[in-house]
This is a predicted structure of a 389-nucleotide RNA (Bacterial RNase P class A) from Fidelibacterota bacterium UBA7303.
Lineage of the source: Bacteria > Pseudomonadati > Fidelibacterota.
It matches the Rfam family "Bacterial RNase P class A". Rfam classes the family as a ribozyme.
RNA sequence: UGAGUCGGUCGGAUGGUUACUCUCGGACCGCAUCAGCAGCCCGAGAGAGGAAAGUCCGGGCACCGCAGAAAAGGAUGCCCCAUAGCGUGGGGAGUUCCGCCUGAGCGGAAUAUGGAAAGUGCAGCAGAAAAUAAACCGCCGCAAAAUUAUUUCGCGGUAAGGGUGAAAGGGUGGUGUAAGAGACCACCAGUCCCCGAUGAGAACCGGGAAGCUUGUAAACCCCAUCCGGUGCAAGACCGAAUAGGCUUCGAGACGUGUUUCGCGUCAACUAAGGAGCGGGUAGGUUGCUUGACCCAGGCGGAAACGUUUGGGCUAGAUAAAUGACCAUCCUUUUGGUGUUGAAAUAUCAAGCCAAAGGACAGAACUCGGCUUAUAGACCGACUCAAUAA
Numbered sequence: 001u002g003a004g005u006c007g008g009u010c011g012g013a014u015g016g017u018u019a020c021u022c023u024c025g026g027a028c029c030g031c032a033u034c035a036g037c038a039g040c041c042c043g044a045g046a047g048a049g050g051a052a053a054g055u056c057c058g059g060g061c062a063c064c065g066c067a068g069a070a071a072a073g074g075a076u077g078c079c080c081c082a083u084a085g086c087g088u089g090g091g092g093a094g095u096u097c098c099g100c101c102u103g104a105g106c107g108g109a110a111u112a113u114g115g116a117a118a119g120u121g122c123a124g125c126a127g128a129a130a131a132u133a134a135a136c137c138g139c140c141g142c143a144a145a146a147u148u149a150u151u152u153c154g155c156g157g158u159a160a161g162g163g164u165g166a167a168a169g170g171g172u173g174g175u176g177u178a179a180g181a182g183a184c185c186a187c188c189a190g191u192c193c194c195c196g197a198u199g200a201g202a203a204c205c206g207g208g209a210a211g212c213u214u215g216u217a218a219a220c221c222c223c224a225u226c227c228g229g230u231g232c233a234a235g236a237c238c239g240a241a242u243a244g245g246c247u248u249c250g251a252g253a254c255g256u257g258u259u260u261c262g263c264g265u266c267a268a269c270u271a272a273g274g275a276g277c278g279g280g281u282a283g284g285u286u287g288c289u290u291g292a293c294c295c296a297g298g299c300g301g302a303a304a305c306g307u308u309u310g311g312g313c314u315a316g317a318u319a320a321a322u323g324a325c326c327a328u329c330c331u332u333u334u335g336g337u338g339u340u341g342a343a344a345u346a347u348c349a350a351g352c353c354a355a356a357g358g359a360c361a362g363a364a365c366u367c368g369g370c371u372u373a374u375a376g377a378c379c380g381a382c383u384c385a386a387u388a389a
Base pairs, nucleotide, nucleotide: 001385002384003383004382005381006380007379008378009377010376012329013328014327015326016325017324018323020047021046022045023044024043025042026041028039030037031036049360053371054370056369057368058367059366060365061231062230063229064228066262068261069260070259071258073227074226075225076224077223078092079091080090081089082088093113094111095110096109097108098107099106100105114222115221119220120219121216122215123214136162137161138158139157140156141155142154144152145151146150170188171187172186173185174184175183189213190212191210193208194207195206196205198203235286236285237284238283245277246276247275248274249273252266253265254264255263293312294311295310296309297308298307299306300305330358331357332356333355334354335353336352337351339350340349341348342347
C1' cells in the first nucleotide's frame, strides 16, 4: 500500500420559500345544549429509526377476595461478576479450528459445555457381526482320504494379521502359547475413586490405586435451579340508550390458564352457572409521554457496570401528521475534454463539463436484549500478499 474477516460511529449537509401535526401565550368565534369538540389570526417552540421491522425473550405499569401446596406443563444448564430482570452482557475455564513457532509457547475465531457407571431407544448401506454385538478370508491342533509335499472334507481352539464400515471388545512393545488373547508385564490415552499443591471457582499440575474401556441426551429420560394469570383491544372517569326481555338445562356452584387437595364466599330447586332466541349502545375524555431517560466530566472497577457533579426535555397522532420547490456543497456510476502532471504511443491520474443516482426503510404505552435487511464513508483490531528501511 492492497485484499479479506470482525467490531464501532455516521448514514447525505447547509440556506431560503411554502405546506402539514402538536404544545404554550394572546385575540376572534362556531357546533352540540350529553360528555365535550372544532375553526381562524398573530407570536414562540418542537416534530420518526439503528433497526421504528419480526413479535422471539425479559421487565416497568395496570387489573384480578387464594400472586396457598402438589401434579401436569414450560424454561435454563461450565465458573465468577453485573443487571429491574432475562434464554442478555463482561471476564475466565474446558473443547474444537486457523496461523506463527525449536516448542504442550504466542495470537485469533467458534462454542446449545450437567448426567451414558438409573433405564429405554437409535447407529441406513456395507460387513460374519453394531452392545444380551462375532467368525468372511486367515492362524493352530486332531483325525480321515489322495499324494511326495501339498490338496480336499470333518471336529475343536482363536480374535494377534487382512477385509467392510464414521465407529469392530483402548494403543505400542514384550512374556507366554499348539496358535493366540489384558491371560500376564512395562509404558501411554481415557474413565470412576483417593491424596497433595495452586486458584474465589470452573479447572490445571503431580502422585497412588483398579484391567474399568463404542458413540449418541437441540433422542425419550434422570438431576439441579426457576416460572400466578391476563394484557394499553390492560385499566380509570363521564355521558347516552335499551327489553334488570323470553325459552331451556340446572343441586350444588363460584373464586382471571388445567387437575387434585386445602381455604373462602354464595345457595337450597325461583340460586349460581351453561346453552339458545331477541333488543340497545359501540360516544367523549384519560391512560399518552419526566423516563431503570439522554449528553459531558470526576471517582471505583481489568471490563460489563456502579456512584457522583453539572447540563438537557427531544413526536403524541386516532384513519392516523413532518411533504414540496430552489440554490450551493458532499458522494457513487457512466460518458466527454485534453488544462496540469506522469508514462511512452495514444494510456493513466488530478481538474473541468454533462447526465443519472444517493442504501434498508416509517412511531401508536414504554424500556433492556435477540434475530433479519442495509448503497456508501470513516475509525480500530487481526490475518494474508507485496515493497521499503